RNA sequence: CUCCGAUAAAGGCAAAGCCGGAGCAAUCCGGUGACGCAAAGCCACGGGUCCACGCGAGUGGAUAGCCGGGCUACCGAA
Numbered sequence: 001c002u003c004c005g006a007u008a009a010a011g012g013c014a015a016a017g018c019c020g021g022a023g024c025a026a027u028c029c030g031g032u033g034a035c036g037c038a039a040a041g042c043c044a045c046g047g048g049u050c051c052a053c054g055c056g057a058g059u060g061g062a063u064a065g066c067c068g069g070g071c072u073a074c075c076g077a078a
Stems, first nucleotide, its partner, number of pairs: 004076002012037002017032006035065001041071003045068003048063006
């Protein structure tokens, strides 16, 4: 340095629900709250799924805590 991930250490993030707000919607933001997470940090590149519009072809949006991939990263047992 790379791979790897422990009944280690220091920490971190935050599901569903509830309250408030934005949006046609999916969903997102803030507060509360913890199901869980070794990248549950970031990226919409590929696939999937969801929403809106469209007769259709398709167009636009969402989801990174759906999968794959890319970039970065704390600690250091086996």
A computed fold for a 78-nucleotide RNA from Geomonas sp. Red32, annotated as c-di-GMP-I riboswitch aptamer. The sequence was found by an Rfam model in a public genome assembly. The coordinates come from a structure-prediction model, not an experiment, and the mean pLDDT is 91. Its Rfam family is "c-di-GMP-I riboswitch aptamer". About the family: GEMM was predicted in a large-scale screen for bacterial structured RNA regulatory elements. Its family is annotated with cyclic-di-GMP binding in the Gene Ontology.